[in-house]
RNA sequence: GAUGAACGCUAGCGGCAGGCCUAACACAUGCAAGUCGAGGGGCAGCGUAGAUUGCUUGCAAUUUGAUGACGAGUGGCGCACGGGUGCGUAACGCGUAUGCAACUUACCCUUAACUGGAGGAUAGCCUUUCGAAAGGAAGAAUAAUACUCCAUAGUACUUCAAAGAGGCAUCUCUUUGUUUUUAAAGCUUCGGCGGUUAGGGAUGGGCAUGCGUCCUAUUAGUUAGUUGGUGAGGUAACGGCUCACCAAGACUACGAUAGGUAGGGGGCCUGAGAGGGUUAUCCCCCACACUGGUACUGAGACACGGACCAGACUCCUACGGGAGGCAGCAGUGAGGAAUAUUGGUCAAUGGACGAAAGUCUGAACCAGCCAUGCCGCGUGCAGGAUGAAUGCCCUACGGGUUGUAAACUGCUUUUAUAUAGGAAGAAACCUCUCUACGUGUAGGGAGCUGACGGUACUAUACGAAUAAGGACCGGCUAACUCCGUGCCAGCAGCCGCGGUAAUACGGAGGGUCCAAGCGUUAUCCGGAUUCAUUGGGUUUAAAGGGUCCGUAGGCGGGAAAAUAAGUCAGUGGUGAAAUCCUGCAGCUCAACUGUAGAACUGCCAUUGAAACUGUUUUUCUUGAGUAUAGAUGAAGUGGGCGGAAUGUGUCAUGUAGCGGUGAAAUGCAUAGAUAUGACACAGAAUAUUGAUAGUGAAGGCAGCUCACUAGGCCUGGAUUGACGCUCAGGGACGAAAGCGUGGGGAGCGAACAGGAUUAGAUACCCUGGUAGUCCACGCCGUAAACGAUCAAUACUCGUUUUCAGCGAUAUACAGUUGGAGACUAAGCGAAAGUGAUAAGUAUUGCACCUGGGGAGUACGAUCGCAAGGUUGAAACUCAAAGGAAUUGACGGGGGCCCGCACAAGCGGUGGAGCAUGUGGUUUAAUUCGAUGAUACGCGAGGAACCUUACAGGGCUUAAAUGUAGUGGGACAGGAGUGGAAACACUUUUUUCUUCGGACUCAUUACAAGGUGCUGCAUGGUUGUCGUCAGCUCGUGCCGUGAGGUGUUGGGUUAAGUCCCGCAACGAGCGCAACCCCUAUCUUUAGUUGCUAGCAGGUAAUGCUGAGGACUCUAAAGAAACUGCCGGUGCAAACCGUGAGGAAGGUGGGGAUGACGUCAAAUCAUCACGGCCCUUACGUCCUGGGCUACACACGUGCUACAAUGGCCGGUACAGAGGGCAGCUAUCCCGCGAGGGAAUGCAAAUCUCAAAAGCCGGUCUCAGUUCGGAUCGGAGUCUGCAACUCGACUCCGUGAAGCUGGAAUCGCUAGUAAUCGCGCAUCAGCCAUGGCGCGGUGAAUACGUUCCCGGGCCUUGUACACACCGCCCGUCAAGCCAUGGAAGCCGGGAGUGCCUGAAGUUGGUAACCGCAAGGAGCUACCUAGGGUAAAACUAGUAACUGGGGCU
Repeated sequence: GAUGAACGCUAGCGGCAGGCCUAACACAUGCAAGUCGAGGGGCAGCGUAGAUUGCUUGCAAUUUGAUGACGAGUGGCGCACGGGUGCGUAACGCGUAUGCAACUUACCCUUAACUGGAGGAUAGCCUUUCGAAAGGAAGAAUAAUACUCCAUAGUACUUCAAAGAGGCAUCUCUUUGUUUUUAAAGCUUCGGCGGUUAGGGAUGGGCAUGCGUCCUAUUAGUUAGUUGGUGAGGUAACGGCUCACCAAGACUACGAUAGGUAGGGGGCCUGAGAGGGUUAUCCCCCACACUGGUACUGAGACACGGACCAGACUCCUACGGGAGGCAGCAGUGAGGAAUAUUGGUCAAUGGACGAAAGUCUGAACCAGCCAUGCCGCGUGCAGGAUGAAUGCCCUACGGGUUGUAAACUGCUUUUAUAUAGGAAGAAACCUCUCUACGUGUAGGGAGCUGACGGUACUAUACGAAUAAGGACCGGCUAACUCCGUGCCAGCAGCCGCGGUAAUACGGAGGGUCCAAGCGUUAUCCGGAUUCAUUGGGUUUAAAGGGUCCGUAGGCGGGAAAAUAAGUCAGUGGUGAAAUCCUGCAGCUCAACUGUAGAACUGCCAUUGAAACUGUUUUUCUUGAGUAUAGAUGAAGUGGGCGGAAUGUGUCAUGUAGCGGUGAAAUGCAUAGAUAUGACACAGAAUAUUGAUAGUGAAGGCAGCUCACUAGGCCUGGAUUGACGCUCAGGGACGAAAGCGUGGGGAGCGAACAGGAUUAGAUACCCUGGUAGUCCACGCCGUAAACGAUCAAUACUCGUUUUCAGCGAUAUACAGUUGGAGACUAAGCGAAAGUGAUAAGUAUUGCACCUGGGGAGUACGAUCGCAAGGUUGAAACUCAAAGGAAUUGACGGGGGCCCGCACAAGCGGUGGAGCAUGUGGUUUAAUUCGAUGAUACGCGAGGAACCUUACAGGGCUUAAAUGUAGUGGGACAGGAGUGGAAACACUUUUUUCUUCGGACUCAUUACAAGGUGCUGCAUGGUUGUCGUCAGCUCGUGCCGUGAGGUGUUGGGUUAAGUCCCGCAACGAGCGCAACCCCUAUCUUUAGUUGCUAGCAGGUAAUGCUGAGGACUCUAAAGAAACUGCCGGUGCAAACCGUGAGGAAGGUGGGGAUGACGUCAAAUCAUCACGGCCCUUACGUCCUGGGCUACACACGUGCUACAAUGGCCGGUACAGAGGGCAGCUAUCCCGCGAGGGAAUGCAAAUCUCAAAAGCCGGUCUCAGUUCGGAUCGGAGUCUGCAACUCGACUCCGUGAAGCUGGAAUCGCUAGUAAUCGCGCAUCAGCCAUGGCGCGGUGAAUACGUUCCCGGGCCUUGUACACACCGCCCGUCAAGCCAUGGAAGCCGGGAGUGCCUGAAGUUGGUAACCGCAAGGAGCUACCUAGGGUAAAACUAGUAACUGGGGCU
């Protein structure tokens, strides 16, 4: 885009079309084929006329074929048309083009001739009779355009003969002669209409032929009247159409036969076309008429509304018998998603009959139903902004949108409604009349005739009045927001949407597209170049056969001639009409219709051309062969010979192991192995040469040699003269494994056994070992049979290597031929790549492909001994499967490099007790969060109350609180009562003031509150990879593109640090540096710090004067930069016990964390979207809980002791803190501490050192170690130490004697060890955290390994990226399917039996004068029965695999 459509929602009108696609299923009822009296006998019923009768004088009855007409019957014509349907049919059925010298044709036209005579019946009618009916039977009588006979006749038919002419093979025509057999009908108004014979025409039909006409080869052979001939029969006619005889043919790979499906065409739909699909309506042809068969009649039928028979079904019946055929028009039932009225008229068109009037006509014309389709019209038009109100959306509260839409004002009136008028279609026939010549014919005029239909159309009235929906709005695809829902409900054509912010579900608002329709479903074409003729491919995406030979077929070198099949051109015929296209015209337009033209791309015939192809002839040598010469090779087959190795045997030497592995064991060995030597035997394979080599068609081929065989190559150019190329079917060869028979068997070695490994190990490894491997003969026929690349020919830049020849004197070579390789240009290619050995440019032939899976499976066929091979589907299922390349990630891949990563060391953890955090458990609650590394002394830098979020109890004022305003004053507090308290009630009246107020209450306005949920809606902040060296950009260049390059490479570095090179050149974020502390020095400054010298003073002290030298303090500078030297190096840079220097190669430390990753953490710091709660999820309060305790884990402290514990004495820091504070000093207390008292808002005062050192003691023990736990007594803080604080003293004195597997930290002022300070804080569960200093080591060979990381490279089927992906069995559900004992159907064929009707043949008996008929009979046959086999469908216990989940 389309439809004979259907379904859903909706619906105003008209025109034109269309309307059982399914059950060729069954049919009630009515109608659909009759007509002619001008063929005839007649006359039932009806009308007219006459007559008669009755009488209520205009009615009834009777009667007369007299008449109009006409039932029934005779006869003629028609019924073979028109109408329906598509069962069958793959066929001369249809289409197209021819032929009939092999035919026919009623009615019609035309030509010629004729139309004489005779006869006997029969229906109707009448009488009788049988039957329920349908329907018969008998008798009598009768007519014809019915029937019979005779006559006549020819250019008819038949036989024979002759002559002439023609053609197309058989032959045909004409003429003449001879011979045979046949005609007729009447009616009449006398005009005619008929009848017969023959010829011609027209029309219709029959037959034959060429070409075209669906699928299956998993249908390959079919055929006995079959193919042909002769003869006969039959037919309108040819013909095996039928029969007899003879011959053995005929069809088939260019697809016979068989099976399946199907009416064919014009056309219709689609498409640019070529094509593809289709065969409704209309037209042509065919076939059919309940199913099957058969003939009759006839011009025509094997006959839709005829006959006979058989069968099925239905109906009637008096049970004896009968009737029927809607695939005609309506209609009914059934089937189905689905398809209409039991209508009107013959007015028109057409048909039958008739002389005509006319009759008949479900053909036809009309009307009815249906949005089924196409076309047209309408549902108003204009103005109208406060841009009204509602709705919807946003929100900063003001907007946006619906929307000029509405209201309102004006205008119009198609349509609807009402009223009135009102067609065309009609002209004939016929009647009347006129004209032309002769009563008839032809023409003119008038009259008659309308189903549709009072319809179309026209006018008037009326009033916006009577008239809009459907689908869609994520992309494709035009159109977006809100709410609801929460992987639910649902959507979906494909991709896909939905798991709490859905433009995708449902609703709404808004919008988009169509519009009396809109969507959905189904089907077809297109897009799809996705079966490719136009117009595709085959290295890797699906696809080159394993290879060669070769048949059919296809294709084929140069020249000349002939021809004209293909080809091209002209002409003629045909290509029905309709349709399509164009012009014009008619309905108001259009659809629709008419008319004219064009077209119908086809087929046939004919005339011509001769280039190309074909055919024939002649010729040529370059393609292809042959001959001669030469070299060549793991080419093949058969035979002979050799050495090395291995194994075995014998002998000898010799002794304890051998063998094997990652390590072992099995195994062998004291009965002497392994090892070594000698000899013998066996089988198999042929080291080195050896290669990027050679050769062969491929598979393949390797010691040497002989024989036989074959090939290619090269040289000269002798010879044949296109002999060629390719190749379906066919044939041959064809690795390994396997099979059969017979040999052989050393080594190796499936199966098997044992040993190991392992969770297991039916494996990898080891020890053995059978088939096999080897030979001969025969099968098999497959491989990643690969160059994943068919064969042949021609052409097309270069470089280089190699093999076999030739050339030149020639192992050096510009050449040349044939092979084998590498690189590359153009081109090609999706790219990778290929590139004279093409995957380039062309030609020819063959093979193969058409999404993945199912499946190379099933069934069938075929080959095979088997294994199995070849050929080779479908159902079902998925939305992908696949190729090449890119970027990442990953690898028990590779290379380079780094890191306390390992190693080397030191000290820990894991064992004990305790502290602390977590899990778990418990609980009224044990609030919440953090959970591998990157949670667990984490949020918390400090839970007795508070904190606090948990549990319990109360309150409901939007509280507490804040800001602003106003007003009042005391409020607060004290006391008492109730209560756990909050709170409630009572009572008491105690302020300051600079007079502003502070404070509080009331009131007003504004802001509620939530540690409730979502860290997967977020901001901010943070952890981690990782202080790892990376991450990117601009421009350019490369690539179809993703992307690459830069950033890779060679060096170097801690570093993408720097250097060199380079299609890259630059730049940014990172690195480094700049910043801070620290190490040295200088300058400045000199208090609270310092004190060398001077002075004073003390028991003593920088205590004092003084000083700035020193230390120090704190500001500014200096200094380090591979700067210098030497070596290496192009450079960067590296090296050196280098110099100098306080410091040397980023001096040490800190701060500083790129692009990003982990939907990492946090809604409980804070902020914030959405959701949720509002007498509670808010708020207040008390006591409790966060501190529980069979247990498990993390992080720590203290220890287990002598490098130690205890006692005494004694020395030295840094960095900090301090006024509700730190506190000297004195007194008291054993002590925590208490009491006095002073200094200090601090370089001034104070907190304030320990390990160490010097002595003493303990002597290896659960101890003078260790300190848990418990008892008692206290101190301090605080409203309050019960749950639940710290500390002190006395007493008690647990585990623990250095810690399994495993695991952590650390590379120098580090580890280890020692103490000190601070934050938080009333106090403190701090052994934590953050800082500070004191003492102060060991070790690093090195980068194989573990972990993590960086760069390059490689593979990848991974990309939520290896914690990936993914295979098979098993378990379960569903689906389709194969096999299968069996069961049950179907169609077709064959054999035998039977055999209706009927044609044809035969026939003495019956009928008939006869012709003929009846009867009987023969053949054939529909159908029926039966038998065996084949094919095919369904179903099936059981069973096999497959798909989805």
Notes
This is a predicted structure of a 1445-nucleotide RNA (small-subunit ribosomal RNA) from an uncultured prokaryote. The sequence is in RNAcentral, with records from ENA. Rfam family: Bacterial small subunit ribosomal RNA. Rfam links the family to the GO terms ribosome and structural constituent of ribosome.